[in-house]
RNA sequence: GGAGUCGGCCGGACAGUCGCGUCGUCCUUGGGGACGCCGAGGAAAGUCCGGGCUCCACAGGGCAAGGUGCCAGGUAACGCCUGGGCGGCGCGAGCCGACGGAAAGUGCAACAGAGAGCAGACCGCCGAUGGCCGUUCGCGAUCACCGCAAGGUGACGCGGAGGGAUCAGGCAAGGGUGAAACGGUGGGGCAAGAGCCCACCGCGAGUCGGGCAACCGACCGGCACGGCAAACCCCACCUGGAGCAAGACCAAAUAGGGGAACCAUGGCGUUGCCCGCGCCGUUCCCGGGUUGGUUGCUGGAGCCAGGCGGUGACGUCUGGCCUAGAGGAAUGACUGUCACGCCGCAAGGCGCACAGGACCCGGCUUACAGGCCGACUCCACUU
RNA sequence: GCGCCCGUAGCUCAAUUGGAUAGAGCAUCGGCCUUCUAAGCCGACGGUUGCUGGUUCGAUUCCAGUCGGGCGCGCCA
Numbered sequence: 001g002g003a004g005u006c007g008g009c010c011g012g013a014c015a016g017u018c019g020c021g022u023c024g025u026c027c028u029u030g031g032g033g034a035c036g037c038c039g040a041g042g043a044a045a046g047u048c049c050g051g052g053c054u055c056c057a058c059a060g061g062g063c064a065a066g067g068u069g070c071c072a073g074g075u076a077a078c079g080c081c082u083g084g085g086c087g088g089c090g091c092g093a094g095c096c097g098a099c100g101g102a103a104a105g106u107g108c109a110a111c112a113g114a115g116a117g118c119a120g121a122c123c124g125c126c127g128a129u130g131g132c133c134g135u136u137c138g139c140g141a142u143c144a145c146c147g148c149a150a151g152g153u154g155a156c157g158c159g160g161a162g163g164g165a166u167c168a169g170g171c172a173a174g175g176g177u178g179a180a181a182c183g184g185u186g187g188g189g190c191a192a193g194a195g196c197c198c199a200c201c202g203c204g205a206g207u208c209g210g211g212c213a214a215c216c217g218a219c220c221g222g223c224a225c226g227g228c229a230a231a232c233c234c235c236a237c238c239u240g241g242a243g244c245a246a247g248a249c250c251a252a253a254u255a256g257g258g259g260a261a262c263c264a265u266g267g268c269g270u271u272g273c274c275c276g277c278g279c280c281g282u283u284c285c286c287g288g289g290u291u292g293g294u295u296g297c298u299g300g301a302g303c304c305a306g307g308c309g310g311u312g313a314c315g316u317c318u319g320g321c322c323u324a325g326a327g328g329a330a331u332g333a334c335u336g337u338c339a340c341g342c343c344g345c346a347a348g349g350c351g352c353a354c355a356g357g358a359c360c361c362g363g364c365u366u367a368c369a370g371g372c373c374g375a376c377u378c379c380a381c382u383u
Numbered sequence: 384g385c386g387c388c389c390g391u392a393g394c395u396c397a398a399u400u401g402g403a404u405a406g407a408g409c410a411u412c413g414g415c416c417u418u419c420u421a422a423g424c425c426g427a428c429g430g431u432u433g434c435u436g437g438u439u440c441g442a443u444u445c446c447a448g449u450c451g452g453g454c455g456c457g458c459c460a
Stems, first nucleotide, its partner, number of pairs: 001379010012338007020039002023036005041354001045365002048363005053243004060275004065239005070084005085099001086097004100234002105232002107228002122175002124171003129168003132164002135161006142155005183201006202223001203221002206219005247295004257286006266280004288459002302321008340351004384456007393409004402440001411427005433449005
């Protein structure tokens, strides 16, 4: 200097003018006015998880249903975070992973292919073994012919050797099909082959050792035991329901109306069922009234700084700070200077993201112009 | 705030234990018929199955994220 990785932070600043909302004080008969304080975010978003809070038995038993899914820890809790293991990617810093069980059972795999789940033989290899057909050798007390005879020739039988693109049969190495073909590579072995044997790798409900554990290492065994559980399922753990339109208090209004169901062996709370508990005429439909006020409401698992413990997430102690609470609606606009980016020789021009609370909090996910800081890795060069 | 559903051709809809080429009607275009048009007959065109990623040999279908749209739910008596 270049290329990257990880973590943290900011995401316009200042001044002026004109406004907006809550609250407080004052003025005003009313409408309103004056002054003062405060006034969005890293995601306020999606509402995907988890909790606080509130009500129903302070939350109960069983089934069903749903969720989570390597191990350990953190936490109020989590599907989040941290650390570790394993697998994958990268030269590396590092990154990614729905990562329990297929040896409990059931199920699925179109087409192609010989065979698709305790499979199979299309091409192919072999034909050791038992036959078949030639060749050759040997033997024969059998048969035929020739010869007076010795013997010879042929047939037949038996045995041996060697041969055949052979039948039965053996094989699964190679080819071929497929997403997937019943361990892989190499060597030995064999008639040809094959975990048949051997080495390495893979595998294992084996043994020993290490580790809280996931798991790892060594030895041993010997090739059985393919894939899918984001198919049913099994195993372990978790989950009661509703939600600030929860809930509490006050006030206003009316037709306190009509119909249906069940009427205590009932109905509702309790969104699926049974039990238990609580309340009781309840529920549903049509019709009617109100669309008011106060509270819940923001000081909290809060924020900042420092110390200590821990590898870390985090915990704890001390000090300091107060920071939106609305009606669903407010939180803005303009001008100037500066900063940043782009264009232009210049004057100057244009742009300045994503997006906005509504009971609160912890996460995740998604959107986001641009910029800053720190740590680390790789490459090249210089000393 | 809470709960539920949907997205497939220009429009309306199909496609189920996941199986290969996603199908039908209307519309559009071309041809036949007719003097011409309509109707009728024949044929063609038309698809990122909202989007992105994953599981699987294989995804409209299963899973996750995301985008868009729709519906229902207050209190009193």
Two RNAs folded together computationally: RNase P RNA and transfer RNA, 460 nucleotides in total. It holds a member of the Rfam family "Bacterial RNase P class A". Its family is annotated with tRNA processing, ribonuclease P activity and dimeric ribonuclease P complex in the Gene Ontology. From the family's description: Ribonuclease P (RNase P) is a ubiquitous endoribonuclease, found in archaea, bacteria and eukarya as well as chloroplasts and mitochondria.